[in-house]
RNA sequence: UCUGGUUGAUCCUGCCAGAGGUCAUUGCUAUCCGGAUUCGACUAAGCCAUGCGAGCCGCGAGGGGUAAGCCCUCGGCAUACUGCUCCGUAAUACGCAGUCAACCUGCCCUUUUGUGGAAGAUAAUCUUGGGAAACUGAGGCUAAUAUUCCAUAAUCAUUCUAUGCUGGAAUGCUUGAAUGAUCAAAGCCACGGCGCAAAAGGAUGGGACUGUGGAACAUCAGGCAGUUGUGGAGGUAAUGUCUCCACAAACCGAUAACGUUUACGGGCUAUGGAAGUAGGAGCCUGGAGAUGGAUUCUGAGACAUGAAUCCAGGUACUACGGUACGCAGCAGGCGCGAAAACUUUGCAAUCUGUUAGCGCAGGACAAGGGAAUCUGGAGUGCUUUUGUUUUAACAAAAGCUUUUGUCCACUGAAAACGGGUGGACGAAUAAGGGGUGGGUAAGACGGGUGCCAGCCACCGCGGUAAUACCCGCACCCCAAGUUAUGACCACUGUUAUUGGGUCUAAAGCGUCCGUAGCCGGCCUAACAAGUUCCUGGUGAAAUCUUGCAGCAAACUGUAAGGCGUGCUGGGAAUACUGUUAAGCUCGAGACCGGGAGAGGGCAGAGGUACUCAUAGGGUAGGGGUGAAAUCCUAUAAUCCUGUGGGGACCACCUGUGGCGAAGGCGUCUGCCUGGAACGGGUCUGACGGUGAGGGACGAAAGCUAGGGGAGCGAUCGGGAUUAGAUACCCCGGUAGUCCUAGCUGUAAACGAUGCCCGUUUGGUGUUACAUACCUCUCGGGGGUAUGUAGUGCCGGAGCGUAGGUGUUAAACGGGCCACCUGGGAAGUACGGUCGCAAGGCUGAAACUUAAGGGAAUUGGCGGGGGAGCACACAAGGGGUGGGCGUUGCGGUUCAAUUGGAUUCAACGCCGGACAUCUUACCAGGAGCGACAGCAGGAUGAAGGUCAGUCUGAAGGGCUUACCAAACAAGCUGAGAGGUGGUGCAUGGCCAUCGUCAGCUCGUACCGUGAGGCGUGCCGUUAAGUCGGUUAACGAGCGAGACCCACAUUUUAUGUUGCAAACUGUUUCAUCAGAAAUAGCGCACUCAUAAAAGACCGCUGCCGAUAAGGCAGAGGAAGGCGUGGGCAAAGGUAGGUCAGUAUGCCCCGAAUUUCCUGGGCUACACGCGACGCACAAUGCUUGCCACAAUGGGACGCAACUCCGAAAGGAGAAGCAAAUCCCCUAAAAGCAAGCUCAAUUCGAAUUGAGGGCUGUAACUCGCCCUCAUGAAGUCGGAAUCCCUAGUAAGCGAAUGUCACUAUCGUUCGCUGAAUACGUCCCUGCUCCUUGCACACACCGCCCGUCAAGCCAAUCGAGUAAAACUCAAAUGAGCUUUCCUCUAAUUGGGGAAAUCAAAUUUGAGUUUUGCGAGAGGGGCUAAGUCGCCACAAGGUAGCCGUACGGGAACGUGCGGCUG
Repeated sequence: UCUGGUUGAUCCUGCCAGAGGUCAUUGCUAUCCGGAUUCGACUAAGCCAUGCGAGCCGCGAGGGGUAAGCCCUCGGCAUACUGCUCCGUAAUACGCAGUCAACCUGCCCUUUUGUGGAAGAUAAUCUUGGGAAACUGAGGCUAAUAUUCCAUAAUCAUUCUAUGCUGGAAUGCUUGAAUGAUCAAAGCCACGGCGCAAAAGGAUGGGACUGUGGAACAUCAGGCAGUUGUGGAGGUAAUGUCUCCACAAACCGAUAACGUUUACGGGCUAUGGAAGUAGGAGCCUGGAGAUGGAUUCUGAGACAUGAAUCCAGGUACUACGGUACGCAGCAGGCGCGAAAACUUUGCAAUCUGUUAGCGCAGGACAAGGGAAUCUGGAGUGCUUUUGUUUUAACAAAAGCUUUUGUCCACUGAAAACGGGUGGACGAAUAAGGGGUGGGUAAGACGGGUGCCAGCCACCGCGGUAAUACCCGCACCCCAAGUUAUGACCACUGUUAUUGGGUCUAAAGCGUCCGUAGCCGGCCUAACAAGUUCCUGGUGAAAUCUUGCAGCAAACUGUAAGGCGUGCUGGGAAUACUGUUAAGCUCGAGACCGGGAGAGGGCAGAGGUACUCAUAGGGUAGGGGUGAAAUCCUAUAAUCCUGUGGGGACCACCUGUGGCGAAGGCGUCUGCCUGGAACGGGUCUGACGGUGAGGGACGAAAGCUAGGGGAGCGAUCGGGAUUAGAUACCCCGGUAGUCCUAGCUGUAAACGAUGCCCGUUUGGUGUUACAUACCUCUCGGGGGUAUGUAGUGCCGGAGCGUAGGUGUUAAACGGGCCACCUGGGAAGUACGGUCGCAAGGCUGAAACUUAAGGGAAUUGGCGGGGGAGCACACAAGGGGUGGGCGUUGCGGUUCAAUUGGAUUCAACGCCGGACAUCUUACCAGGAGCGACAGCAGGAUGAAGGUCAGUCUGAAGGGCUUACCAAACAAGCUGAGAGGUGGUGCAUGGCCAUCGUCAGCUCGUACCGUGAGGCGUGCCGUUAAGUCGGUUAACGAGCGAGACCCACAUUUUAUGUUGCAAACUGUUUCAUCAGAAAUAGCGCACUCAUAAAAGACCGCUGCCGAUAAGGCAGAGGAAGGCGUGGGCAAAGGUAGGUCAGUAUGCCCCGAAUUUCCUGGGCUACACGCGACGCACAAUGCUUGCCACAAUGGGACGCAACUCCGAAAGGAGAAGCAAAUCCCCUAAAAGCAAGCUCAAUUCGAAUUGAGGGCUGUAACUCGCCCUCAUGAAGUCGGAAUCCCUAGUAAGCGAAUGUCACUAUCGUUCGCUGAAUACGUCCCUGCUCCUUGCACACACCGCCCGUCAAGCCAAUCGAGUAAAACUCAAAUGAGCUUUCCUCUAAUUGGGGAAAUCAAAUUUGAGUUUUGCGAGAGGGGCUAAGUCGCCACAAGGUAGCCGUACGGGAACGUGCGGCUG
């Protein structure tokens, strides 16, 4: 003095937990010594075997005995102390302070006086009985300091008398007298003494009384008949209803009586800074008790228990007739329990009893033993060298020291231990417990385990890389100790006196009146109760603090102080409080004046609408909804008009307005009546404030009785909606809503803010009154200013967790009241009380749980709002979905149909077009172990091989045999290899949000903080693009810029490109010329480079004079020129371990490698993508044009020949601007077809041929001939596209031995529509709500079903305690009678009291209890979807009815 835990993060409230100390028990471990008020207290005040724990005297007396300080007895004192325990007891107790004018006191002390005379018994002993025993009887002897009588002294009571004293007060004391009552003594001796009696005083110890203090519960509010008082009597040491008789009816109580529960009290102890809180075992002190209970004797003292009697229960002995005992004394035993020691020694010390004394006795006490109870101290070593691996540490060796330890001697001690002195030995005799994820000091070490086993006070770890489990190692803390469990204090300002709170976190009574209480204006005086000061007494010791002493400490002793916070006596002060007295007027009240008002009650009057009835008109619908239907209507509805009836309500005015204590109050008029404000300053003179209990009022719903009933309308009936619809919507409609008289007493009864008083910057409305001024239509008009009172808004300081509040405080002070103390169980149960009932008020616990909650922040979300955008929709074009085929996926099948990818963002995807290979799958066969160890091996390992056999095949295996010569797969490890697992361990790469426009930083500023601002707003943009503005100013990544290609121009270069003009040659020639080629050339095309060009630059308009937009000019190109590349911070545990890489795990002679064959190509079916079609914008045939990009050596192949074709046989050129692939197709021209399942369409099938390849059956491609299916434009739904785009057309290329309906690229032909919007789907920004944060695929409620737990109710049943009543009644006491030796003895009777037992009644508590109802808890049960977003019908509160359930509906209220 704090720390962890609610959240994505924050602040606060609030509790839970941790860190400190103490007590008890406990696990592991342990060297020694000292000290202590430690050790069966907690549970069983349960029961006890055995031993001991109270005796002493003999100088009082008798007897026995040789004698004894030996024994027996009478006698005296003690045995009421000490010791033990804590049951009972909430006051007959205790603490503190007092009183006794109401008392006693043995032994002890002081003073005074006395101690004379006499008498009769009895024990022991002796004799003799009874009895098992315990014990007890009869007869005889005897003494005393035993007992009795007389005397004297004395004491007491009553009456009279007299003087004083003490005192607050005589009832006290004191003088004398009379009467009455009671009525002393004891001796011994050693001659010193010790005793005895009386009186007075003291001391000590007690008894009684008074005040005051200290537990819980009010779910204990009334209690009490000896109860309260008085008179008399009894009793006691003494007062007293302590007891009795009589009379009266009092007495106690919210200042807590009475009752219930708990509990010995105090000094003190623990803890704390203190105040306090908790405790009261031990030590001291007071009390109480002695198995439960009652009674009594003796005595100075007991109602005693190591005394007696009795009852009850227990135990023991017994000869069955009787008898004995009481460890809560010391040891010890059983039981109980988590829990506690030796049946030791001694009277040496201290003390007590006794004695004349010496002495004697003492389980009091002293001393030892045991115990990890607490506490204090000491130790477990030091140095050097060498080695391990560096400090450190460890090991070995050598040396040093001896605290401690062991031993010896002396001393000491009652005896020992310990202690003191001296000596010897030898590092010798000595380290653990808990922890290591955070809090909280200490491991990102190894192994094991795999939501298992387990850990964890709290948070939380463990689901294959666990710093958290279990081991090992290392480290940390404390240390002869250290943990765990339980309890208490502190922490906790979470009970708040010091020192908290109540708008929203728990908490202001619904409102007012008012009793007790508490608090109270100005002035004066008195008193001195509170208060302050001084002083006396007391508040035990121990404990506490300081100093000193005992070697240090503990501890003990001693001195001083403090504590005990208190009570009490005396004195002083008088400011404040108080009391009394006298005043005052500013608080409060009364009075007067004119105004304001939905204030209340009663009565009367009115108004519109509605509905019903009736009359008339009028005709087919009306009504209702999202759409409908139920319903009304031909017996005439709805609609219009007239008349009449009825009940409820009171539009406009109406307002952030007014009034009222609150609930609440709204047409007009009258009567009765309450309150407030303003103004006046006439009166009273503190009369005031608050307010526990108490009383009154109190919305709606509801209840009782009687009316009333138009509209509305719980329940209910019907119609819809729906999966269902006990609802939302609709049609009806009962109670009710209204009135009168009562009851109920609750609401989100809210400003979620108690009432009163004072203080503290302002602004601006509004209502009422007053004053002044202005104005006027002269009105009760209007306006302005000031004041007071009310009622709103904004806002400063301050306050507050913040939201906010802010002179109407939630600010600063004062007074009084109410209420709160984690969430749930629960405003429930029980009890009480109120109510007709419904229910109200009061109001818990067990159990359960680590949270619950408030405010604000950032996101995400909304069947919230606003703005902007996108082939998102709209406007259009073309498709898919139907057919056939190709291809991928699912499913199914199979020996296998390997695996991955599954919304967008899987499905012609893994460049994945698979014949073998690929290949990972299936069937069969075969091969492979670097290195190390073991077994084996020249008695031949491994290898090779003819033949046979197994086999699809094979020296692969086996049989037989041969060759050759050194290693070795039989075992254990360890490897190679693995397309085996984990993409949720990873790298890298990729997809997607995203054709998005966002994401951040620095400084400053705001906020307690998370965070905000910047990044907002107004315009604008494709854009967080730009401009303006603003507590922001700047900056970065992204956007843009940039790079590439294309479009225009210029320049340069000119081969393999081009080739116009010119020249030459050759061929053809219709004599015009054409073609080819060579030269010259670079003009043009092209290629490659380098430049230019476009910027809203110019004009006009719009806009703000901006940014920019629209239109135009010029230009090849116009507003980002077109198309690409690049492309943020991040998210999606997105995809990939099967491309490669890679951690860990696994297989390891098989999950490795090779071979043969099969499969990936299956096929009732479903889905995706694509191709071809369904035809005339077409098809067929013929003729005839125009490209670009690419590729080529295991290649492209010109050209020639053969073939109908696919193709074949030859073959030049080209590693390429040179040669080849390479005739592009659609288009165009011409002809045919004539709307038909066709000359459309091509699937399917048959036959023949060709190519690749070892191989074409499963399962390739091509050609020719034949065959000629479905299909006639495609349901719901859905996809793409904005210009050289869609659509159509072909070409090249990738893969590739062969195979393209696929992907990529290339060119050719070439449209329509939109210049809008946010409706759908989404995205961005702002704002709003949130109980979401795994973020709406979120969260979450209740019934039902299952298991467990605790409590409640429960017919009853069993028991305990207490009270009352009755019966029986041991026994004590008193009285009376009787017997006797006339007594103190025996017997009997009566009365009072009375333990105990039994019975009955009542109260309280406990155990069990069929069953009942709710509650709590428990990963993945059922039904719905109530709440959180406008949660899809806004929610909630009260109440009523209804419903499987959350809930629904009505009425009133709240905004949370």